[in-house]
Context: one part of a larger RNA
RNA sequence: UGACGGGGGCCCGCACAAGCGGUGGAGCAUGUGGUUUAAUUCGAUGAUACGCGAAGAACCUUACCAGGGCUUGACAUGUAUUUGACAGCCUGUGAAAGCAGGUUUUCCUUCGGGACAGAUACACAGGUGUUGCAUGGCUGUCGUCAGCUCGUGUCGUGAGAUGUUGGGUUAAGUCCCGCAACGAGCGCAACCCUUGUCCUUAGUUGCCAUCAGGUCAUGCUGGGAACUCUAAGGAGACUGCCAGUGAUAAACUGGAGGAAGGUGAGGAUGACGUCAAGUCAGUACGGCCCUUACGCCCUGGGCGACACACGUGCUACAAUGGCCGAUACAAAGGGCAGCAAUCCCGCAAGGUGGAGCGAAUCCCAAAAAGUCGGCCCCAGUUCGGAUUGAAGGCUGCAAUUCGCCUUCAUGAAGUCGGAAUCGCUAGUAAUGGCAGGUCAGCCAUACUGCCGUGAAUACGUUCCCGGGCCUUGUACA
Numbered sequence: 001u002g003a004c005g006g007g008g009g010c011c012c013g014c015a016c017a018a019g020c021g022g023u024g025g026a027g028c029a030u031g032u033g034g035u036u037u038a039a040u041u042c043g044a045u046g047a048u049a050c051g052c053g054a055a056g057a058a059c060c061u062u063a064c065c066a067g068g069g070c071u072u073g074a075c076a077u078g079u080a081u082u083u084g085a086c087a088g089c090c091u092g093u094g095a096a097a098g099c100a101g102g103u104u105u106u107c108c109u110u111c112g113g114g115a116c117a118g119a120u121a122c123a124c125a126g127g128u129g130u131u132g133c134a135u136g137g138c139u140g141u142c143g144u145c146a147g148c149u150c151g152u153g154u155c156g157u158g159a160g161a162u163g164u165u166g167g168g169u170u171a172a173g174u175c176c177c178g179c180a181a182c183g184a185g186c187g188c189a190a191c192c193c194u195u196g197u198c199c200u201u202a203g204u205u206g207c208c209a210u211c212a213g214g215u216c217a218u219g220c221u222g223g224g225a226a227c228u229c230u231a232a233g234g235a236g237a238c239u240g241c242c243a244g245u246g247a248u249a250a251a252c253u254g255g256a257g258g259a260a261g262g263u264g265a266g267g268a269u270g271a272c273g274u275c276a277a278g279u280c281a282g283u284a285c286g287g288c289c290c291u292u293a294c295g296c297c298c299u300g301g302g303c304g305a306c307a308c309a310c311g312u313g314c315u316a317c318a319a320u321g322g323c324c325g326a327u328a329c330a331a332a333g334g335g336c337a338g339c340a341a342u343c344c345c346g347c348a349a350g351g352u353g354g355a356g357c358g359a360a361u362c363c364c365a366a367a368a369a370g371u372c373g374g375c376c377c378c379a380g381u382u383c384g385g386a387u388u389g390a391a392g393g394c395u396g397c398a399a400u401u402c403g404c405c406u407u408c409a410u411g412a413a414g415u416c417g418g419a420a421u422c423g424c425u426a427g428u429a430a431u432g433g434c435a436g437g438u439c440a441g442c443c444a445u446a447c448u449g450c451c452g453u454g455a456a457u458a459c460g461u462u463c464c465c466g467g468g469c470c471u472u473g474u475a476c477a
Base pairs, nucleotide, nucleotide: 001477002476003474004473005472007471008470009469010468011467012466013465015461016460019424020423021422022421023420026315027314028313029312030311031310032309033308034306035305042053043052064301065300066299067298068297069296070295073124077123078122079121080120081119082118083117084116088103089102090101091100092099093098106115107114108113126290127289129288130287131286135284137279138278139277140275142273147186148185149184150183151182152181153162154161155160166177167176168175192267193266194265195264197235198234199233200232201231202230203229207224208223211222212221213220238261241255242254243253244252245251304443317417321376322375323374324373325372326371327370333364334363335362338357339356344351345350383414388409389408390407391406392405393404394403430453431452432451433450434449435448436447
């Protein structure tokens, strides 16, 4: 100087407390361990692995296994020799890849050769082989915590200290005051984006108040530029104003005005560093290793196994509910190898067909919870839907291992969950649906967004956990 303490002081955080809803029990989905296996590819492993890499494992992907094949190679550059095409088509064999055979067949030229392609030989290619403890880059975490340092000066033999400590204050090393310090840098804040109010400009594909026309009906038409909205620019919030408290300071408390008030709300943004944290399987890269194989191609299988254990979820156990009928209100997205309306067929999944739309125009598109009416009457039920049987539909070369959907039948566990444990402070939790990426299809209950309905509670900081500052002890570094 640090680190540590079941030392002290001050302070903070959904850390506890106060509340609301879960997990842990059930069924299923998914990831992991274990076991099994020819293979169940590899990585991630307290917090910081486990719906994680994977924003899509039937083939492909694919890295694994079995079998069949290739050896300058699936891919790149070059040298030498050689052929003239290569590709394509046909035949045989084969699961395919491959192998064997047949057929067809160049261009330029100064006639030396060149372009291009094949074959042979050689340099080499290739490796998801190894080392993340050789590395770059990127990432997680402490932590959006308020810290981490430097120059000059001063003090100390020195390590080092001071500044950065102290008194207040703040979300903040935020600001004020004091002070052998005076300044400065990286962080904080602000500048950026979204959202909440208003104004200006613009007015189609969006809008419709006034006027006119028209329809069963609809901004449908003329028209309008008000309103909504769209999207560009601006205004607005700064403790600016008032009162009190305070050291007359910084600031705090209350108030006015205001759409918004003291960081308005949310996002992006992550200091010096820590964990030899993670990643050689995204890519890059040093060393090592393989080279008729640890490279490459193909068919099939596996990554989907199942006495079991754990994590994360979905659906429930019902009456604030289930079922049936009628009916209302979104936002944000996506669409040409695409989204697809009306009509027709089918109980349905879907089929036929194709208007319109590269989209503020057309389509996906029905929002659902909600509201109104009816049935159920507390039961393993009109709860719950696992499992299984049958019949179909769709995608795709192909749904057996191993896809999704529909209909009929079947109708399991489950009556609110032990010890324990998680999330959340407001448009939040809880709850309801919608969209997107990946994608032929889909095992999506995941993930990333969007809007609807919409709470309860916080006395307080004694305790648990994590963190910040000062101080103290130490046989630790």
This is a predicted structure of a 477-nucleotide part of an RNA (small-subunit ribosomal RNA, 3' major domain) from an uncultured bacterium. Its Rfam family is "Bacterial small subunit ribosomal RNA". Rfam links the family to the GO terms ribosome and structural constituent of ribosome. Its mean pLDDT, the model's own confidence on a scale to 100, is 85.